[in-house]
RNA sequence: GCGGGAUUAGCUCAUUUGGUAGAGCGAGUCAUUGACGUUGACUAGGUGGCAGGUUCGAAUCCUGCAUCCCGCA
Numbered sequence: 001g002c003g004g005g006a007u008u009a010g011c012u013c014a015u016u017u018g019g020u021a022g023a024g025c026g027a028g029u030c031a032u033u034g035a036c037g038u039u040g041a042c043u044a045g046g047u048g049g050c051a052g053g054u055u056c057g058a059a060u061c062c063u064g065c066a067u068c069c070c071g072c073a
Stems, first nucleotide, its partner, number of pairs: 001072007010025004019056001027043005049065005
C1' cells in the first nucleotide's frame, strides 16, 4: 500500500429484507431476613465510534475519517 472483519448501556452481546433499541451480568429502590446472602418485583442507564449523504423515516444503505483484529504484498 491492497483486501476483509469489528465498533450498540458500566461489562459481554443481540437486534436480518430501513419503521420510534433489547437481554444477561452489574448498579439503585422495595419486598423477604434478626442481619447478610439468596429469591421476587420495579427503576435508572444508549445523540448505536466520528462527520457527511440517500430516504417521509437509518444501528441497518452509500462515502470519508478514527481505533482494533486478520490476510496479502

The RNA shown here (transfer RNA) has 73 nucleotides and comes from Parcubacteria bacterium C7867-003. Its Rfam family is "tRNA". The family's RNA type in Rfam is transfer RNA. Model confidence (mean pLDDT): 82 of 100. The sequence is in RNAcentral, with records from ENA.